[in-house]
């Protein structure tokens, strides 16, 4: 110099004002003061596994959805590692939705005669017929050669024929089937032996193996206002009784003035205040909710993804939803002025991505100013 992989950080310190959680001191609770934490690599997209919560659920089957070289890791996965196959790339190294098309349906655009047990368009041969002697025309044979097309039923020589073909022959590819080695396996290596070649698609039905109950923290779950149902009380009216005719009084009753069911009639339904009780369980509070497949350091075992042993850390918890604003100083980066010994310095101005936790966690995409580190290829 040109690149290929992975990884790390994403503004630092101070002052101020401020917000959320927890603990502590305020007379319990509020308000105050004081300590102490307070986003991220993607919290995001919500697109896959799982943990926790209800719900169903003897077991098989079916249906319906996933997953697809091979061995491993793991809770578990469509994640990860390592490998094999097939592509690219001088190489590091990248890419693959990488069972099956020889079980069987289907479908192959346009062009071409024909698109899959194929096909005679043009050529090329044979014979028969005509002929102006150039050819024509009919019947046949021919997949060697043109032509169509993403794709025409191996390839290259020969031998062979009228004229050709795997018709046959050697070699090559390929595909099936045995043996032998090598690998846990995908496969790889070697030899035989067989018809002469069996096109693509399966993110098209389908087959073949393994897998998968459904909903989701607004999960579920505690206390629980207000309303409602029954009971007792007390109070209004009306009747009844007593004293008694100004009225009071009753440890008598009770559908009763009056309201509603659009007016009206018949009919049905309701009196108010409190007390106490009853089941579900609404507002509403609380838990679920922060210790966890955990984070970070070293050893050990593995190529490695991962695993295991020690040590050491406590690390957000809101429910309209906190985690911020603002100045100073520096730091990078652009850009303008000036100076300059062309290396810079010195003022100014502006910028510092992407976003943002709401049940927890594993992975996958996706977005991302700009900074650094480390491995390795190839060229000189």
């Nucleotide at each position: 110099g040109a690149g290929u992989c992975g990884g790390u950080c994403g503004g630092a310190c101070g002052g101020c004002c401020g917000c959320g959680g927890c603990a502590g001191c305020g007379a319990u609770c509020c308000a105050g003061c004081u300590g102490u934490c307070g986003a991220g690599g993607a919290a995001a997209g919500u697109c896959c596994g799982g943990g926790c919560u209800c719900c169903a659920c003897a077991g098989g089957g079916c249906a319906g959805g996933g997953u697809g070289g091979u061995c491993g890791u793991u809770a578990a996965c469509a994640g990860c590692g390592a490998c094999c196959c097939g592509g690219g790339g001088u190489g590091a190294c990248c890419c693959g939705c990488g069972g099956g098309a020889a079980a069987g349906u289907g479908c192959c655009a346009c062009a071409g005669a024909g698109a899959g047990a194929a096909g005679a368009c043009c050529g090329c041969c044979a014979c028969u017929g005509c002929u102006u002697c150039g050819g024509c025309a009919g019947u046949g044979g021919u997949a060697a050669g043109g032509g169509u097309g993403a794709a025409a039923c191996g390839g290259u020589g020969g031998a062979g024929u009228a004229a050709g073909a795997g018709c046959c022959c050697a070699c090559c590819a390929g595909c099936g089937c045995c043996c032998g080695g090598g690998g846990u396996g995908a496969c790889c290596c070697g030899g035989g032996c067989g018809g002469c070649u069996c096109g693509g698609c399966a993110a098209a039905c389908c087959c073949c193996a393994c897998c998968c109950g459904g909903a989701g923290c607004a999960a579920g779950g505690u206390c629980a206002a207000g309303a409602g149902g029954g009971a007792g009380c007390u109070c209004c009216g009306g009747c009844u009784c007593c004293u008694g005719u100004g009225a009071g009084g009753a440890c008598g009753u009770u559908u009763g003035a009056g309201g509603g069911c659009g007016g009206c009639c018949c009919g049905c339904c309701c009196g108010a205040g409190u007390u106490c009780u009853c089941a579900g369980g609404u507002a509403g509070a609380c838990c679920g909710c922060a210790c966890g497949a955990g984070g970070c350091c070293a050893c050990u075992g593995g190529c490695a993804a991962c695993a295991g042993u020690g040590g050491u850390c406590c690390c957000a918890g809101a429910u309209g939803g906190a985690u911020g604003g603002u100045c100073g100083u520096c730091a990078c980066c652009u850009c303008c002025u000036g100076c300059u010994u062309u290396g810079g310095c010195a003022g100014g101005a502006g910028g510092u991505a992407c976003a943002g936790a709401a049940c927890c966690c594993g992975g996958c995409u996706u977005a991302c100013a700009g900074a650094c580190c480390g491995a390795c290829u190839c060229g000189u």